[in-house]
Context: one part of a larger RNA
RNA sequence: CUGGGCGUAAAGCGCGCGUAGGCGGCCUGAUAAGUUCCUAGGUUGAGCCCCCUGGGCUCAACCUAGGAACUGCAUUCAAAACUGUCAGGCUAGAGUAUGGUAGAGGCGGGUGGAAUUCCAAGUGUAGAGGUGAAAUUCGUAGAUAUUUGGAGGAACACCAGUGGCGAAGGCGACUUACUGGACUAAUACUGACACUGAGGUGCGAAAGCGUGGGGAGCAAACAGGAUUAGAUACCCUGGUAGUCCACGACGUAAACGAUGUCAACUAGCCGUUGGGGGCAAUUAAGCUUUUAGUGGCGCAGCUAACGCAUUAAGUUGACCGCCUGGGGAGUACGGCCGCAAGGCUAAAACUC
Numbered sequence: 001c002u003g004g005g006c007g008u009a010a011a012g013c014g015c016g017c018g019u020a021g022g023c024g025g026c027c028u029g030a031u032a033a034g035u036u037c038c039u040a041g042g043u044u045g046a047g048c049c050c051c052c053u054g055g056g057c058u059c060a061a062c063c064u065a066g067g068a069a070c071u072g073c074a075u076u077c078a079a080a081a082c083u084g085u086c087a088g089g090c091u092a093g094a095g096u097a098u099g100g101u102a103g104a105g106g107c108g109g110g111u112g113g114a115a116u117u118c119c120a121a122g123u124g125u126a127g128a129g130g131u132g133a134a135a136u137u138c139g140u141a142g143a144u145a146u147u148u149g150g151a152g153g154a155a156c157a158c159c160a161g162u163g164g165c166g167a168a169g170g171c172g173a174c175u176u177a178c179u180g181g182a183c184u185a186a187u188a189c190u191g192a193c194a195c196u197g198a199g200g201u202g203c204g205a206a207a208g209c210g211u212g213g214g215g216a217g218c219a220a221a222c223a224g225g226a227u228u229a230g231a232u233a234c235c236c237u238g239g240u241a242g243u244c245c246a247c248g249a250c251g252u253a254a255a256c257g258a259u260g261u262c263a264a265c266u267a268g269c270c271g272u273u274g275g276g277g278g279c280a281a282u283u284a285a286g287c288u289u290u291u292a293g294u295g296g297c298g299c300a301g302c303u304a305a306c307g308c309a310u311u312a313a314g315u316u317g318a319c320c321g322c323c324u325g326g327g328g329a330g331u332a333c334g335g336c337c338g339c340a341a342g343g344c345u346a347a348a349a350c351u352c
Base pairs, nucleotide, nucleotide: 003324004323005322006321007306008305012320014203015202016201017200021196022195025090026089027088028087029086030085031084033083034082035079036078040075042073044072051067052066053065054064055063056062093193094190095189096188097187098185099184100183101182105179106178108176109175110174111173112156117151118150119149120148121147122146123145127138128137164171165170209248210247211246212245213244217243218242222238223237224236225235260319261318262317263316264315265314268297269296270295271294272293273292274291275290276289277288278287279286301308302307325352326351327350334345335344336343337342
C1' cells in the first nucleotide's frame, strides 16, 4: 500500500460558492509521455538462501566450489487500440437569447382589520379572578360587566392543502419599488465551456452577548399562594431579563429524510401542484398524453431486520467527507477564533 463500511448498530461536514487537485461527450489527423509487444546486447540485478552438478567431515545435518536463476531496471527495435498532449471539426452534456407561467424566495417603503393591555368618559353595583378545591390578587378611593373615544406594541384567524417557494437555516394580512432562482414552448446561437471539490470564503433556527431604541401580550430568574412527609416542581396570582427594531458579534441544534453532490440505467398503479400537446367540446367540468415537482402503495433487486423501492437504501460511474470496541472524552494540553459565553481542532494514562 492493499479491506470492510456510513437511514436506525461507529460513521454524510448545517448548507452553498469556489482555488488547487481528481475526473471528464462524439469524430478525424498527428505525436509517442503513459501503455503494449518483440528483438538485441549490459564490468546491470552484492552476498546469503532456494534449485542443479560436484567436493569435504564414515553418512546426514553441516561446510564448501561452480553453475543456473533472480520473472527486475535502464537502453535499443517496433505498434498506435486506450489514456495523455497538439491540431481541426461536431452537438446529444453545459450555457446564452426570445415568448410565457406559478410561487409565504429575498430586501426596503406604505397601509389595514380582529384581539389583548392601558388611559379618559358614560351606565351600573358588590363582587370579580382563579382552581380538583382554595388562597395569594383586584374591587365601595366604584372593580368585574357594558358603551364610546384614545394610546401603544406584537402577531397576522378564515383562505390552508403529506399545497407552494428557497442551497440550507427558513418563508404566511394587503399593497408597492428593487431583486434571485425555477419551470415551460418553439426556434436561433456558443461549442465540452462539464462534474466534484482538500484548503479558502459566504450564508446559517433558537438561546445568550455589546451599543442604542422599544416594551402590548407572553415569560426564564425572582416573590407570594396552594399541593405535599418535604415541593428549591407540576397548579394559581404577580413579575424582571428576554421575546420586537437598528447595527455589530456569536456559529451552534434531534441544523433530520438521523440518507453528501452530480450523472446514467432498472415493472407498474393511485393522488396532488406548475407548464405543454391532442381529443371532445362547450360554460368550466372532462378524457388522453408528455414534462418538472410533491405524496401514497408496490415488483425485481437490496437489507441483520425494520424497511427502501425511477424522489432507491436497486445496478453502476466521478469526486469529497467520515467510521474502526465501551468508558475516560468531544474532555485535558497546545494552537486558532470570540467582548464573554464558549466554538473549532483533538489526545493519553487508567479501566471493562
About this RNA
Small-subunit ribosomal RNA, central domain from an uncultured prokaryote, 352 nucleotides, folded computationally.